[in-house]
Context: one part of a larger RNA
RNA sequence: GAUGAACGCUAGCGGCGUGCCUUAGGCAUGCAAGUCGAACGAAAAGCCUUCGGGCUGAAAGUGGCAGACGGGUGAGUAACGCGUAGGAACCUACCCUUUGGAGGGGAAUAGCCGGCUGAAAAGUGGGGUAAUACCGCAUAAUCUCAUACUUUGUAUGAGGAAAGGGUGUAACUACUCGCCGAAGGAGGGGCCUGCGUCCUAUCAGCUUGUUGGUGAGGUAAUGGCUCACCAAGGCGAUGACGGGUAGCCGGUGUGAGAGCACGGCCGGCCACAAGAUCACUGAAACACGGGGUCUACACCUACGGGUGGCAGCAACCGGGAAUAUUGCGCAAUGGGCGAAAGCCUGACGCAGCGACGCCGCGUGGAGGAUGAAGGCCUUCGGGUUGUAAACUUCUUUUAUAUAGGAACAUAAUGAGGGUACUAUACGAAUAAGCACCUGCAAACUACGUGCCAGCAGCCGCGGUAAUACGUAGGGUGCAAGCGUUAUCC
Numbered sequence: 001g002a003u004g005a006a007c008g009c010u011a012g013c014g015g016c017g018u019g020c021c022u023u024a025g026g027c028a029u030g031c032a033a034g035u036c037g038a039a040c041g042a043a044a045a046g047c048c049u050u051c052g053g054g055c056u057g058a059a060a061g062u063g064g065c066a067g068a069c070g071g072g073u074g075a076g077u078a079a080c081g082c083g084u085a086g087g088a089a090c091c092u093a094c095c096c097u098u099u100g101g102a103g104g105g106g107a108a109u110a111g112c113c114g115g116c117u118g119a120a121a122a123g124u125g126g127g128g129u130a131a132u133a134c135c136g137c138a139u140a141a142u143c144u145c146a147u148a149c150u151u152u153g154u155a156u157g158a159g160g161a162a163a164g165g166g167u168g169u170a171a172c173u174a175c176u177c178g179c180c181g182a183a184g185g186a187g188g189g190g191c192c193u194g195c196g197u198c199c200u201a202u203c204a205g206c207u208u209g210u211u212g213g214u215g216a217g218g219u220a221a222u223g224g225c226u227c228a229c230c231a232a233g234g235c236g237a238u239g240a241c242g243g244g245u246a247g248c249c250g251g252u253g254u255g256a257g258a259g260c261a262c263g264g265c266c267g268g269c270c271a272c273a274a275g276a277u278c279a280c281u282g283a284a285a286c287a288c289g290g291g292g293u294c295u296a297c298a299c300c301u302a303c304g305g306g307u308g309g310c311a312g313c314a315a316c317c318g319g320g321a322a323u324a325u326u327g328c329g330c331a332a333u334g335g336g337c338g339a340a341a342g343c344c345u346g347a348c349g350c351a352g353c354g355a356c357g358c359c360g361c362g363u364g365g366a367g368g369a370u371g372a373a374g375g376c377c378u379u380c381g382g383g384u385u386g387u388a389a390a391c392u393u394c395u396u397u398u399a400u401a402u403a404g405g406a407a408c409a410u411a412a413u414g415a416g417g418g419u420a421c422u423a424u425a426c427g428a429a430u431a432a433g434c435a436c437c438u439g440c441a442a443a444c445u446a447c448g449u450g451c452c453a454g455c456a457g458c459c460g461c462g463g464u465a466a467u468a469c470g471u472a473g474g475g476u477g478c479a480a481g482c483g484u485u486a487u488c489c
Stems, first nucleotide, its partner, number of pairs: 001488003005485005012361006018354002020319001025317002029314003034065003039062002045056004072272003081197007090189003095185007103137001105135002112127002115124003143159007164177004198244003205235003210232008247269004251262004274295005297308004325351001327350003333347001334345004364394004374385004400425005408416001433478005439458002444473005454461002
């Protein structure tokens, strides 16, 4: 000098930040991922009715897209995990560009109806229904595969696709949102490599899918990634293998620098989602608020069986020296869905709490000596507190009260908020402490105590005149803070 700090004493205000570093311990409750009726059938309730029906339409279901983002945490990981520089054997939903196409059929199923089982969670078989759900057929290129000629093109053969909705119309044409194939782009991602990346030799040898090859499987793709066979290799004092510690970086702190230490907030990457493991769906997951299995824990139970996962935002218990509200709003920014209106969004924007930090402001300004009183000291003359106070005069930042009142957002919409800010009134009014004073190191006397009580960062003080203990007066330094402790330079 610094800190995500804590503790003691003290405390007026504002702005901007920041706040479980410990038990990746456990979690009551609420909320944190939905949306689309312009994909589909059906429909409670309401309104209108010429009793035919019409309009609006909750909840549930099929289907689509999104739940792989956003948010949290740092357990694991010494690794191509990260950083940096490259590479070739790849994928890419939504978005953009270009091009071509969308013909004609079929069979189901949920919801629903009724039956049964179960305490519940849920399950079972029967009937019947729709689609942009599902399945054939047709067609198709510069797509895929094969063959031939050839020299990277051509030809031939084979293979593989689609879905409709809305506006409008008498109907088509038309417009629009979608659908399918191919090519390209953008952004995103997977993989490989060089170099760099803590301590330990009181860890010296390690390795059998191990190292390489051939073939096959597998993957979007390379590859012992996996398998069969073959060979016997591969790594290591330039530290293999083992042990310990640790998420990495942009950066942060300190320092003249070199360096050393650290990686909280913010941004990038990685990993994890009670512990372990597995796949499904999907463009992408081996998936925090999806699924299966086992384990531990907790809850419900009619004892047969079920349910759950806050390292999301709050809150609670526990642990701890220690770390906040079960707040408001989608107004802004951004995200998901939707043609849109809009809906959802504890992301985010705000507010609340904490001197936890940084910055700013205030606690008054000017004058005022017979240098009042009081305190303390005294050589008793006086000195000092001290222009300090009183007193005179001025101001009103701030506070309080009253009134006005934004920007942020405009086509409309303001949580913050009657906030910031402004004006007026009022009255010095509402506002100073903490540590230290032997030397280092700025600042000294008196009394008390008497190796006691105590102090102390180091040297050291205290045993009867203690500037070192305690109190008082005085002084010094910082100041809404000041000290102490811890840690780093």

Overview:
RNAcentral holds the full RNA, with entries from Greengenes. Small-subunit ribosomal RNA, 5' domain from an uncultured bacterium, 489 nucleotides, folded computationally. Its Rfam family is "Bacterial small subunit ribosomal RNA".